[in-house]
C1' cells in the first nucleotide's frame, strides 16, 4: 500500500419534477489554526555563567475551525482498531 472484519455523531426540516438551494445541526476521509518543551536572539550585574522577562523560529492531537465532507433506512464513505499479505 492492498484485502477482510469492526466502526460514532447530527433534521425522514422547508421550497422543489430531480439534481439541487435555503435554514438548523455533526464530526472520524481530507484540508486549516495554534502550546509546553526546544533553539537562537535581547534586557540584567565589575566580569562571566544564569534565573525571570521579552521577541522569533520550529513542532502536535480523536484540542479548535466548519472550507470540504456528513446529518431516515438502505447504500456509499468513514478516523480508528484487529487479522493476513
Nucleotide at each position: 500500500c492492498c484485502u477482510c472484519u469492526g466502526g460514532a455523531g447530527a433534521g425522514a426540516g422547508c421550497u422543489a419534477u430531480a439534481a439541487a438551494g435555503c435554514c438548523a445541526c455533526c464530526a472520524a476521509a481530507g484540508g486549516a489554526g495554534a502550546a509546553a518543551c526546544c533553539u537562537c536572539c535581547c534586557c540584567a550585574a565589575g566580569u562571566a555563567g544564569a534565573a525571570u522577562g521579552g521577541g522569533a523560529g520550529a513542532u502536535a492531537a480523536u484540542c479548535u475551525c466548519u472550507c470540504a465532507g456528513g446529518u431516515a433506512a438502505a447504500a456509499a464513505g468513514g478516523a480508528c482498531a484487529g487479522a493476513g499479505g